Notes: Predicted 3D model of a 365-nucleotide RNA (Bacterial RNase P class A) from a Pseudomonadota bacterium. The source organism's lineage runs through Bacteria, Pseudomonadati and Pseudomonadota. A source record names the gene rnpB. The sequence is in RNAcentral, with records from ENA. Rfam family: Bacterial RNase P class A. From the family's description: Ribonuclease P (RNase P) is a ubiquitous endoribonuclease, found in archaea, bacteria and eukarya as well as chloroplasts and mitochondria. By type it is a ribozyme.
RNA sequence: GAAGCGGGCGAGGCGGUCGCCCGGUGGGGAUUCGCCCGCCGGGAGGAAAGUCCGAACUGGACAGGGCACGGUGGUCGUUAACGGCGACCCGGAGCGAUCCGCGGGAAAGUGCCACAGAAAACAUACCGCCCCGCACAGGGGUAAGGGUGAAAAGGUGCGGUAAGAGCGCACCGCGUCGCUGGUGACAGCGACGGCACGGCAAACCCCACCGCCAGCAAGCCCAAAUAGGCAGCCAGAGGUGGCCCGCCUCGUCACGAGCUGCGGGUAGGGCGCUUGAGCGGACUGGCAACAGUUCCGCCCAGAUGAAUGACCGCUGCCCCGCAUCCGCGGGGGCACAGAAUUCGGCUUAUCCGCCCGCUUCGCCU
Numbered sequence: 001g002a003a004g005c006g007g008g009c010g011a012g013g014c015g016g017u018c019g020c021c022c023g024g025u026g027g028g029g030a031u032u033c034g035c036c037c038g039c040c041g042g043g044a045g046g047a048a049a050g051u052c053c054g055a056a057c058u059g060g061a062c063a064g065g066g067c068a069c070g071g072u073g074g075u076c077g078u079u080a081a082c083g084g085c086g087a088c089c090c091g092g093a094g095c096g097a098u099c100c101g102c103g104g105g106a107a108a109g110u111g112c113c114a115c116a117g118a119a120a121a122c123a124u125a126c127c128g129c130c131c132c133g134c135a136c137a138g139g140g141g142u143a144a145g146g147g148u149g150a151a152a153a154g155g156u157g158c159g160g161u162a163a164g165a166g167c168g169c170a171c172c173g174c175g176u177c178g179c180u181g182g183u184g185a186c187a188g189c190g191a192c193g194g195c196a197c198g199g200c201a202a203a204c205c206c207c208a209c210c211g212c213c214a215g216c217a218a219g220c221c222c223a224a225a226u227a228g229g230c231a232g233c234c235a236g237a238g239g240u241g242g243c244c245c246g247c248c249u250c251g252u253c254a255c256g257a258g259c260u261g262c263g264g265g266u267a268g269g270g271c272g273c274u275u276g277a278g279c280g281g282a283c284u285g286g287c288a289a290c291a292g293u294u295c296c297g298c299c300c301a302g303a304u305g306a307a308u309g310a311c312c313g314c315u316g317c318c319c320c321g322c323a324u325c326c327g328c329g330g331g332g333g334c335a336c337a338g339a340a341u342u343c344g345g346c347u348u349a350u351c352c353g354c355c356c357g358c359u360u361c362g363c364c365u
Stems, first nucleotide, its partner, number of pairs: 001361010012315007020043009045336001049347002052345005057215004069211005074088005089103001090101004104206002109204002111200003126146002128142005154172006173195001174193008219271004229262005239255005278298004283292003316334005321328002
């Protein structure tokens, strides 16, 4: 210098004017709430998003255990927890930095493996090869070669044979046992076994571990008007019905209406609500994820038709235009996006720029 790999950070900047939301404070007004005016402080994100996991919190259910159902799946750590993260193991890709893996069990059982192919798993024989045979008839042997297929019953070599074959042997692979190292996944070495029958569990299933259900529109509190409910009171007049076969009057009872109180509950208001597994720094332990809080500093949105905005000036970067260059003026743009109970992750979207570590190759000293 070129090409790459991994990680981190920023998310235009400064100033002014006018507004909006929250908290504090002063004044006006005022019984209080509410209202008005001023001052001070704070006011979106790295993803606030998707709502895919895991928790806190709240309500319901619940003796214990089991079944069913769902989830997770190399090992060891980390954590409040997790399907997250870290380190390592194994397998795969790359010269490498590094990246990828839904990575338990297929000799517990059941099932499936399209098409092609002789055969897709109790093995079998299409073309071949070899032997008998006069034979292109027929019979027998074989699975090394060809062919089919995503996949064909260990691989390579030597021996052996009529041709062949773990038939025999060496190495590799596989299995069993032992030893050594490691917390472990696993690795290395040795002995034995001639191979003990392919793949699929994101098919049923088996094993281990985990898991009650719902979600802040959770849940709780205060509480109008109107209409129901319950209890009590109900002077006089009036209404309806009963006591009373019909009518009238009187009496009496009930209902209705009225008044008072209570209770449920709607509108409305409040709590939950933001000080918390909190943030930043230093130190210590650890390869790391992470932990310790002994230390120092900080408080960092809490709205509920839902605030976080608009304009102006200077300026940074990018694009367009003019210019041979230095440069010039004007215009446009600065992504993705928008809190709603909170927190830990994952995933997805994202203009431009900066920084750190590392790899391979080339050149120079």